[in-house]
């Protein structure tokens, strides 16, 4: 510090996810030791048991129990003394600390800084003064009584540092009077007068010590007040009656509505009151570079609470955790009458929970309470126990050791790896176990240690007791094998798994960390993804539709004052701990400890005065006013006008009009349309008209008048910052729509009809109502858009255009040109931008103010509120779900987009197919099997260029198992030939025959037989694991690279453009310059000529011969053969063109613009085809999925399709006659002459290994004859019979021949194929395969030999450029909505059940306060006494008052029949809305209609 993920790729936006750190954690696997920490986060749920606050006998009366001493004794015990000690009691102090918890509380609760002139403070310190003299009780105790218990009552006795009068009063308090300080007051200082008000003793070594009372001061700890800070929701906007203030009184330690009476009507709130939700706050902790964000365990400070609610008492202090009273819930006891209790103290239990420890030891230390002290108490605390919960440290050994052992795993079978790892040798002993010694912690002279016989030290033993967890597709470090086969499973995101999975599971190996490792949860980070530091808003999410404008924010120039902001110095504070730095102590570290420094904040004080603010004075550049001109569809009202549509009347006139792609509905003989004249009425204003004008926007368009807003220019004068923006607020606001009243010509949602269509609730047509128009009132929304808020300033220009002003020159003017101000467009520099683009009219550079955004969907929906008559508007979520949704640009592909151009692509022609019969292939069906493959073009006379057996892979049956075939090993043998039996054969069992080559004589080799095992074998599977080969686009003209340049980039450029070509062929131009694979050419055949050669070919001339023939001699002239060469190159001429490339025409030429044909197939596409040509990885079979044999099948047959053949006839059939080819093939062959057969063929064999011989007859053609339009003398299927040939064998299942038979078929529907010249058509010939042949196929050869092409609109395919795109598996794409099914979430819902809470009323406990107080009462007073007085209390009453009850609201949560939409889910239904002009351009608002997407109307936008 970043990374993964949207795309074919790119850049951007943007979300999701990961790597880090942390934790009071939990869970899984594992677990050796020690140190230091930490440990109920949930139920503030309920609690058994024990302990957690007592102490003082030196305050007191005393002696229940114990001790000691004495006496008595029945030896059980009893009595007395003592105060060692001390139960219970009086009294004092403490119990308000310490310890726990975080429920409540959004508050002066907390934090921080102040105030208290508005207060308190026991114990402690210090100072001053005092401590005199009296009195009366009550507990304990004794006794009696009630009682289950708790407890209570009567009578009697008694002490005090308990209680009560009196005296004294330095000082204090209160009241009054005066005085002083000061700042008005309050208050203070000082003085005077008056009144009331204190005390307690104990111990003593007699020195004193400890107490007590009054007062001052200090210290400490508190109370109260206050500035600032302190979470979320505005879908909580108004709240408040003791409320706000005053006067007076009461109350308090103290101010105060704290309380009360009266008076006034205030107080709070958008700087967020009130309400709701949530929460203890802080020092700090975690994270982070920081700013921030999250948290508030342990430790420390504060607060609050103590079963729930209320209340006071005591006290210095409480409204009191281990006190009291009352009410409530719960638990327990009970004799049923009543009582008791409060672990959120330490342990512990139950419950809840994913989850959190011992009913331990000790007061030795530290601290606390009491005490004079000894001491007692102390679950505070110190320790120990449990838990890897965390942090830190240590160990599980160290060195040597290669035969690189065994074994595992992998393997290309060579080896590699685990791996010096182990074994083995040497050594060490941390830890562990055993034994011995043994602390510090203790202060304070002695004594005193829970921890603890612990830490630590020494010795002994022995490698001995000690390693796991996660991961290995990318992010992210680490790879193979096996298993599995979209299964099982994994997964943080992207995503893996459908037979070769580095992603699942196992194994080997590797990586990481290590007594831990992973997972889950949570927080921060990364996330600049709420942006203060540090983001954005034209198109990605985001500018309010537009003005006006209060509050608020911001604000021109000069000067002065001030010092609030600001800055600086000093100072106080920011507790301890923590964090940081430097030291120190535990072996180190964690941990502990000392010192230092820091602490943004707040206060005080002093200073500065630039900037901001405040105040004052001034200015004119901002803003405004006046004056003079100007343009304009700016607004409102009133009036006027012409053109057109429609309607009405009348005339002329006659059969149609209208409408469409074509039609129909409709109108019209009752006279339409057309045309003429007249009239009515409503709406809108052609031309002018213009990226012209005006307006803030919406918007505004005939003309005139009236009223009226704004703007621009010019000039001086005036005001003197009067300004900008604007949350709320308020006004305006297209169309549609609503209400009321008018109006209604045209147009036109809905609706009706006609078409179209599979349907057509649409597009098209004929009609047509709301509406559109006017007046008044609502609505308040639009793609209300420049998708760009407003203002000011600055930053190159060029060129149009609207309005004004000025200037120059030529003569006034017009006009031209220049300058300037103000509008409105285009182009463009810098700059900006993701790019597109923007660019003085900014999207540039800055400042000010407002609005808005924070992934997509759900959703602008629900609920709530508010506005509206309604429609609906404004405001505006969540659950759930996805890993994206997006913007711009790029390359492709596609378009029922455009342009240019090709091709038998269409057109123009010729002949076919589709109909018939047959052949052949395929589908389907059938079958034991009908083997397999090929399946749009590009499968289907295809693999197959030869299925009767064989082939053959299929089926049935019979057999074989190292095998039919290869290599290696052992044994034997030559091979072989003949033959018998069984059998369908394979095969099985026999018989006879025979004796290889070589040799160094051991043997070796070939072949055969037998045997064992390695292995063979497989047309078994996967063409989606592959090689090779092939098809196809397509013989289309394309496909790329290097360097350079441009672009952030994908990419572009080159390769585009202008011409041209068959061609990316060539030329020109050009940020490109070159190059490669393709094109072309080079190659073959063919067309012409020449040279050479002349047999088997040829024969012109010469000679010979024949009935005839190159038959013979001979010849090379010709044809021909086969070698070589020439020839054609737009070379020449004219012309067009850019002087080019090239085109058009012409000459010459056998051939002319590629002469014709062939071979040749770029980068790639189709997971195209082939595992059955071959090869090959993996998988599978191994007495079978291998091998052999016989028979059958591949030849089936209701059907369907493809490819062909033959025909339907007279351009023909048949008969007779007569011509002319070329390619080829042939010795296991072709076979002549001859003879036989009607023929297929047979007999026979000359010749030929072929320019020699043979196949071999070419056929159409031509000549002659016949048939005469018919199912025929066409056509030949089918069938019967008879044969021939091949072959082991023609039954299934061959071909051919002859005789006989003589089917369909009379030119083939929709549709569809081939062909542009020696082509189509037509005619025959040959060959491969092959014994033969189902060949009508395939591949070749020649013969005869056409027609047509205007042209590129259309169909198909293709190329280039361009455009749009929501496609990229690329239009066979993508994608929308209803319906159906399933799942889960949400809204609503008659109601129903809870929680919280407001208001009103009733009842009213305890208790304070008040009133009363006839009853009760020791202290004081009077009094001899009785009694009275004073005072106090019980009781009663009243105010307030918790819980409770009733009523009525609000709010929130749950349940709910039914209703609603939305989301999700491999293969459901209906359509086709959107993306291309998406086939009617789309979208926005609104209205209406329709199964649904949606359609239509009106207005708007261009995305």
């Nucleotide at each position: 510090a970043g990374a993964g993920u949207u795309u074919g790729a790119u850049c951007c936006u943007g979300g999701c996810u990961c790597a880090g750190a942390a934790c009071g954690a939990a869970c899984g696997c594992u677990g050796g030791c020690g140190g230091c920490g930490u440990g109920g986060u949930u139920a503030a749920g309920a609690c058994a048991u024990g302990c957690a606050a007592g102490u003082c006998g030196a305050a007191c009366g005393g002696a229940a129990a114990g001790g000691u001493c004495c006496c008595c004794u029945u030896c059980g015990g009893g009595g007395g003394a003592u105060a060692c000690u001390c139960g219970a009691g009086u009294g004092g102090c403490g119990a308000a600390c310490g310890g726990g918890u975080g429920a409540g509380g959004a508050a002066c609760g907390c934090g921080u800084g102040g105030g208290u002139c508005a207060c308190g403070u026991a114990c402690c310190c210090u100072u001053c003064g005092g401590u005199g003299g009296g009195g009366g009780a009550c507990a304990a105790c004794a006794u009696c009584c009630u009682u289950a218990a708790c407890a209570g009552g009567g009578u009697g006795c008694u002490a005090a540092u308990a209680c009560c009068g009196c005296a004294u009063a330095c000082g204090g308090u209160u009241g009054c009077c005066g005085u002083u300080u000061a700042u008005u007051a309050a208050a203070u200082u000082c003085g005077g007068c008056a009144a009331a008000g204190a005390a307690a003793g104990g111990c003593u070594u007699c020195g004193g010590c400890c107490g007590c009372c009054g007062a001052g001061g200090g210290a400490u700890c508190g109370g109260c007040c206050u500035g600032c800070g302190u979470c979320c929701c505005a879908u909580u906007a108004g709240c408040u009656u003791g409320u706000u203030g005053g006067u007076g009184a009461g109350g308090u330690a103290a101010c105060g509505g704290c309380u009360c009476a009266c008076c006034a009507a205030g107080g709070c709130g958008a700087c967020g009151a009130u309400g709701g939700g949530u929460a203890g706050c802080c020092g700090g902790c975690c994270u982070g570079a920081g700013a921030g964000g999250g948290c508030g365990a342990u430790c420390g400070g504060c607060c609050a609470c103590a079963c729930u609610g209320g209340g006071a008492c005591u006290g210095a202090g409480a409204u009191a955790c281990g006190g009291c009273c009352c009410a409530g819930a719960c638990u327990c006891c009970u004799a049923c009458g009543g009582g008791a209790g409060g672990c959120a103290g330490c342990a512990g239990u139950c419950u809840g929970g994913a989850a959190u420890a011992u009913u331990g030891c000790g007061c030795a230390a530290u601290g606390g309470a009491g005490g004079a002290a000894a001491c007692u108490c102390u679950g505070a605390c110190g320790c120990a126990g449990c838990a890897a919960c965390g942090c830190c440290g240590c160990g599980u050994g160290a060195g040597g050791g290669a035969c690189g052992a065994a074994g595992g795993c992998c393997u290309u079978c060579g080896g590699g790896u685990c791996g010096u790892a182990a074994a083995c040798c040497u050594c060490u002993u941390u830890u562990g176990c055993g034994a011995g010694g043994g602390a510090a912690g203790a202060a304070g002279c002695u004594c005193u240690g829970a921890c603890g016989g612990u830490a630590c030290c020494u010795c002994g033993c022995g490698a001995a007791u000690a390693a796991g967890c996660c991961c290995c597709g990318g992010c992210c470090a680490a790879c193979u094998c096996c298993g599995u086969g979209c299964c099982a499973g994994c997964a943080g995101c992207c995503g893996c798994g459908g037979u070769a999975a580095g992603a699942c599971g196992g194994a080997g190996g590797g990586g990481g960390c290590g007594a831990g490792c992973g997972u889950u949860g949570u927080u921060c980070g990364g996330a600049a993804u709420c942006a203060c530091u540090g983001g954005g808003c034209g198109u990605a999410a985001a500018g309010c539709g537009c003005g006006c404008g209060c509050a608020g924010g911001c604000g021109g120039u000069g000067a002065g004052u001030u010092a609030a902001g600001u800055c600086a110095a000093g100072u106080g504070u920011c507790a301890c701990a923590g964090a940081c730095c430097a030291g120190g102590g535990c072996a180190u570290a964690a941990c502990c400890u000392u010192g230092g420094a820091c602490c943004g904040g707040c206060g005080c004080c002093u200073g500065a005065a630039a900037c901001u603010g405040a105040c004052u004075c001034a200015c004119u550049a901002g803003a405004g006013u006046a004056c003079g001109g100007g343009a304009g569809a700016g607004g409102a009202g009133a009036g006027u006008g012409g053109a057109a549509u429609u309607c009405c009347c009348a005339g002329u006139g006659u059969a149609g009009c209208g409408g469409u792609g074509a039609a129909a509905u409709g109108c019209a003989u009752a006279g339409a349309u057309a045309u003429u004249g007249g009239g009515a009425g409503g709406a809108a204003c052609a031309c002018c008209a213009g990226u012209g004008g005006c307006g803030a926007a919406g918007g505004c368009g005939a003309c005139u008048c009236u009223c009226u807003g704004g703007c621009c220019c010019g000039u001086u004068a005036c005001u003197g910052a009067c300004g900008c923006u604007c949350a709320g607020g308020u006004g305006c606001g297209a169309a549609a729509g609503c209400c009321a009243g008018g109006g209604g010509a045209g147009c036109a949602a809905a609706c009706g009809g006609g078409a179209u269509u599979a349907g057509a609730u649409a597009c098209c047509c004929c009609g047509g109502u709301a509406g559109u128009c006017c007046u008044g009132g609502c609505c308040g929304u639009a793609a209300a858009c420049g998708u760009u808020g407003g203002g000011c300033a600055c930053u190159a220009g060029g060129u149009g255009u609207g309005g004004g002003a000025g200037g120059u020159a030529g003569u006034c003017g017009a006009c031209u040109c220049c300058u300037u101000c103000u509008g409105u467009g285009c182009c463009g520099u810098a700059g900006c931008u993701a790019a597109c683009g923007c660019a003085u009219u900014a999207a540039g550079u800055g400042c000010c103010c407002c609005g808005c955004c924070u992934g997509g969907g759900g959703a602008g929906u629900a609920c709530g509120g508010u506005c509206g008559c309604a429609a609906g508007g404004c405001u505006g979520a969540a659950a759930c779900u996805c890993a994206a949704a997006g913007g711009a640009a790029u390359u492709g592909a596609c378009g029922g987009g455009g342009g240019c151009c090709c091709g038998c692509a269409c057109a123009a022609g010729c002949g076919g197919u589709g109909g018939a019969g047959c052949a052949u292939g395929u589908g389907g069906u059938u079958c034991a099997a009908u083997u397999c493959g090929a399946u749009g073009c590009a499968a289907c006379g295809c693999g197959a260029g030869g299925a009767a057996c064989c082939u053959u892979a299929c089926c049935g049956g019979g057999g074989u198992u190292u095998g039919a075939c290869a290599u290696c090993c052992c044994u034997c043998g030559a091979c072989u030939g003949c033959u018998a039996u069984g059998g369908a054969a394979a095969c099985a069992u026999g018989g006879c025959u025979u004796u290889c080559c070589u040799u160094u004589c051991g043997g070796g080799g070939a072949c055969g037989a037998g045997g064992a095992g390695a292995c063979a074998g497989g047309u078994g599977u996967u063409g989606c694991a592959u090689g090779g080969c092939u098809g196809u686009c397509g013989u289309c003209a394309g496909c790329u690279c290097g360097u350079g340049u441009c672009g952030u980039g994908a990419g572009a450029u080159g390769u585009u453009g202008g011409g041209u070509u068959a061609a990316g062929u060539c030329c020109c131009g050009c940020a490109a310059c070159g190059a490669g694979c393709g094109c072309a050419a080079c190659c073959c055949u063919u067309a012409c000529c020449c040279c050479u050669a002349g047999u088997u070919g040829c024969c012109a001339g010469c000679g010979g011969g024949u009935a005839a023939u190159g038959c013979c001699g001979g010849g090379g002239a010709c044809u021909c053969u086969a070698g070589g060469g020439g020839g054609a190159c737009u070379g020449c001429c004219c012309u067009a063109g850019u002087u080019a490339a090239u085109g058009g025409g012409g000459a010459g030429g056998a051939a002319g613009g590629u002469g014709a044909g062939g071979a040749u197939g770029a980068c790639g596409u189709c997971a195209a085809g082939u595992c059955a040509u071959c090869a090959u990885g993996g998988c599978c079979c191994u007495u079978a999925u291998a091998c052999c044999c016989c028979g059958g099948g591949c030849u089936a047959c209701a059907c369907a399709c493809g490819u062909g053949c033959u025909a339907c006839a007279a351009u023909g059939g048949c008969c007779g006659g007569u011509a002319c080819a070329a390619u080829g093939a042939g010795u296991c062959g072709c076979a002549a002459u001859a003879c036989c057969g009607c023929g297929a063929g047979g007999u026979g064999g000359a010749g030929c290994u072929a320019a020699u011989c043979u196949c071999a007859a070419a056929a159409a053609a031509c000549c002659g004859g016949u048939c005469u339009c018919a199912g025929u003398u066409c056509g030949g299927a089918u069938u019967g019979g008879a044969g021939u040939c091949u072959g082991c064998a023609a039954c299934u299942c061959g071909a051919c021949u002859c005789c006989a038979u003589g089917a369909a078929g009379g030119a083939g529907g929709a549709a569809u194929c081939g062909c542009u010249a020696g082509u189509a058509a037509u005619c025959g010939c040959g060959u491969a395969u092959c014994a033969g042949c189902u060949a009508c196929g395939a591949c070749g050869c020649g013969g005869u030999g056409a027609a047509u092409a205007c042209g590129u609109u259309c169909c198909c395919g293709g190329g280039c450029c361009u455009u749009g795109u929501a496609c990229a598996c690329a239009c066979c794409g993508c994608c929308c909505g209803u319906c159906a099914u399933a799942u889960g979430a949400c809204c609503u819902g008659a109601g129903u059940g809870g929680g919280u809470u407001g208001c009103u009323c009733c009842c009213g406990a305890a208790g304070u306060c008040g009133c009363u107080g006839a009853c009760u009462c020791a202290a004081c007073c009077u009094g001899c006494a009785a009694a009275g007085g004073g005072g106090a209390g019980a009781g009663g009453c009243g105010c307030c008052g918790a819980a409770g009850g009733a009523g009525u609201g609000a709010u929130u949560c749950g349940c709910a029949a039914g209703g609603g939409g939305g989301a999700u889910a491999a293969a459901g239904u209906c359509g086709u809305a959107a993306c291309a002009a998406g086939g009617u351009a789309g979208c926005c608002g609104u209205a209406u209609c329709g199964g649904a997407a949606g359609g239509u109307g009106c207005g708007g936008c261009u995305g």

Small-subunit ribosomal RNA from a marine sediment metagenome, 1503 nucleotides, folded computationally. The sequence is in RNAcentral, with records from SILVA. Rfam family: Bacterial small subunit ribosomal RNA. Model confidence (mean pLDDT): 84 of 100.